A computed fold for a 91-nucleotide RNA from a Gammaproteobacteria bacterium, annotated as c-di-GMP-I riboswitch aptamer.
[in-house]
RNA sequence: CGUCUACAAGGGCAUACCCGUCGAAAGACGGCGACGCAAAGCCUCCGGUCCUCCGGCUUCAAAUGAAGUCACGGAUAGCGGGGUUGCCGCU
Numbered sequence: 001c002g003u004c005u006a007c008a009a010g011g012g013c014a015u016a017c018c019c020g021u022c023g024a025a026a027g028a029c030g031g032c033g034a035c036g037c038a039a040a041g042c043c044u045c046c047g048g049u050c051c052u053c054c055g056g057c058u059u060c061a062a063a064u065g066a067a068g069u070c071a072c073g074g075a076u077a078g079c080g081g082g083g084u085u086g087c088c089g090c091u
Stems, first nucleotide, its partner, number of pairs: 012037002018031005035078001041084003045081003048076004055070006
């Protein structure tokens, strides 16, 4: 320096529901609350999943519009991989 890690202590984060704000939505933030978490700290690089106002195409309708699909874009780090930082502590 790297990997693994028993016991213990002190702590940490916060799912769903509900309330408020923002957003077209997925969802985010704050409050409340604990399903769980040893990186449930941080980062969308890869894969997955979800959403998709606007836009393209198709079908139906036809003054407006509806449905499907594609793409841009977005969300998720509590879906997985990867990167990065890190508390206590026998061996």